[in-house]
Context: one part of a larger RNA
RNA sequence: UGACGGGGGCCCGCACAAGCGGUGGAACAUGUGGUUUAAUUCGACACUACGCGGGGAACCUUACCUAGGCUUGACAUGUAGAUGACAACUGUUGAAAGAUGGUCUUUCGAGCUUGCUCGGACAUUUAUACAGGUGCUGCAUGGCUGUCGUCAGCUCGUGUCGUGAGAUGUUGGGUUAAGUCCUUUAACGAGCGCAACCCUUGUCGUUAGUUGCCAGCAUUAAGUUGGGCACUCUAGCGAGACUGCCUGGGGAACCAGGAGGAAGGUGGGGAUGACGUCAAGUCCUCAUGGCCCUUAUGCCUAGGGCUACACACGUGUUACAAUGGCUAGUACAGAGGGAAGCGAACUUGCGAAAGUAAGCCGAUCCCAUAAAACUAGUCCAAGUUCGGAUUGGAGUCUGCAACUCGACUCCAUGAAGUUGAAAUCGCUAGUAAUCGCGUAUCAGAACGUCGCGGUGAAUGCGUUCCCGGGCCU
Numbered sequence: 001u002g003a004c005g006g007g008g009g010c011c012c013g014c015a016c017a018a019g020c021g022g023u024g025g026a027a028c029a030u031g032u033g034g035u036u037u038a039a040u041u042c043g044a045c046a047c048u049a050c051g052c053g054g055g056g057a058a059c060c061u062u063a064c065c066u067a068g069g070c071u072u073g074a075c076a077u078g079u080a081g082a083u084g085a086c087a088a089c090u091g092u093u094g095a096a097a098g099a100u101g102g103u104c105u106u107u108c109g110a111g112c113u114u115g116c117u118c119g120g121a122c123a124u125u126u127a128u129a130c131a132g133g134u135g136c137u138g139c140a141u142g143g144c145u146g147u148c149g150u151c152a153g154c155u156c157g158u159g160u161c162g163u164g165a166g167a168u169g170u171u172g173g174g175u176u177a178a179g180u181c182c183u184u185u186a187a188c189g190a191g192c193g194c195a196a197c198c199c200u201u202g203u204c205g206u207u208a209g210u211u212g213c214c215a216g217c218a219u220u221a222a223g224u225u226g227g228g229c230a231c232u233c234u235a236g237c238g239a240g241a242c243u244g245c246c247u248g249g250g251g252a253a254c255c256a257g258g259a260g261g262a263a264g265g266u267g268g269g270g271a272u273g274a275c276g277u278c279a280a281g282u283c284c285u286c287a288u289g290g291c292c293c294u295u296a297u298g299c300c301u302a303g304g305g306c307u308a309c310a311c312a313c314g315u316g317u318u319a320c321a322a323u324g325g326c327u328a329g330u331a332c333a334g335a336g337g338g339a340a341g342c343g344a345a346c347u348u349g350c351g352a353a354a355g356u357a358a359g360c361c362g363a364u365c366c367c368a369u370a371a372a373a374c375u376a377g378u379c380c381a382a383g384u385u386c387g388g389a390u391u392g393g394a395g396u397c398u399g400c401a402a403c404u405c406g407a408c409u410c411c412a413u414g415a416a417g418u419u420g421a422a423a424u425c426g427c428u429a430g431u432a433a434u435c436g437c438g439u440a441u442c443a444g445a446a447c448g449u450c451g452c453g454g455u456g457a458a459u460g461c462g463u464u465c466c467c468g469g470g471c472c473u
Base pairs, nucleotide, nucleotide: 007473008472009471010470011469012468013467015463016462019427020426021425022424023423026318027317028316029315030314031313032312033311034309035308042053043052064304065303066302067301068300069299070298073130077129078128079127080126081125082124083123084122088103089102090101091100092099093098106121107120108119109118110117111116132293133292135291136290137289141287142286143282144281145280146278148276153192154191155190156189157188158187159168160167161166172183173182174181198270199269200268201267203239204238205237206236207235208234209233212229213228214227217226218225242264245258246257247256248255249254320420324379325378326377327376328375329374336367337366338365341360342359346355347354348353386417391412392411393410394409395408396407397406433455434454435453436452437451438450
């Protein structure tokens, strides 16, 4: 000077408390450990690993295993030599890769004796430099990332103090979400952070009016058409909030209340992450030093594996029911995606789907009926008309191909489970809870991810205690 203390003071945070809903018990999904295996590829391990890399393992992916093959190589560049092809078609062998045959067979320019020489392009091949490596080291590294933490801190110049390490500034008194601001002051200033500038949402005005909208006038089954751009909406430009105004407190900063206002004291949300910490993570995104392999640790191919299963843990989904299940009817979104695509209507099928096919490169057409909700009926407390695992059978779709190992449909089957010990997690408002919808990846394959809207709470006395953090001592 820091760090630490079951030292002290002050302060903050869903940290506790007050509440609401979960996890921990069940079945299943998924990741991990362990075990097994020819292989079950590798990485990640308190918070900060475990629905994580992987935004999607049937083949491919794929890095693993077994087997069959290749050796200048699947890919790049150079040098030297040889050949005239290569490609395409096709035979044998084979699981394929590969191996081995056949048919077919270059081009441009110059010289010039018209069939030879020289040079070039392209391709094959030989040799040699080399290629290649998801092999090792993240404790050699770059880049990127997590975490403390969106916490309010971290520093510098000059000056001053101290022999010096250093101190001061950055402390004190107030205040703030904030080292935010005020005041005091041997300090005076400055930088990186804070805030603001950016995006989005909430109000209004204006410009524009199709594919959007429809008040009034006609018209129709229907904003369908005429008409209109007022309204909604769309998307550009502006306005608007600044403690600006009032009252009270205060020395100021500021605080409490009020008015007006769509919005009030950072309006809500996002992006944005200081100096640094953890030799944190990543050599398997990429880049890269060193080391190692070079007829193999490289490359190609087929099949298998990553999907195993006495068990243990994490994260989820569905439930255990009546605030419910089932049947019928009926209403209201937002945000997205669409050409090797989205696919209406119609027909067939109980259905998954199939057939045919309109429109749409989309504010036009399609995916696309939102579901909870509401109305009516039924079930009557039961392992049930709850719950749906598992299994048998029959199918649909994608795709060379669903055996290992896909999703979905129909019929049958109908496990466990009656609210979950110790313990533990999330959340302060359009939040929790609950309800559906969409997207990326993607041929197909979500209970995960990332988004979207619908319905819509309870509680917060307070800071003694638990955890983490800040300042002074």

The part of an RNA shown here (small-subunit ribosomal RNA, 3' major domain) has 473 nucleotides and comes from an uncultured bacterium. Rfam family: Bacterial small subunit ribosomal RNA. The coordinates come from a structure-prediction model, not an experiment, and the mean pLDDT is 83.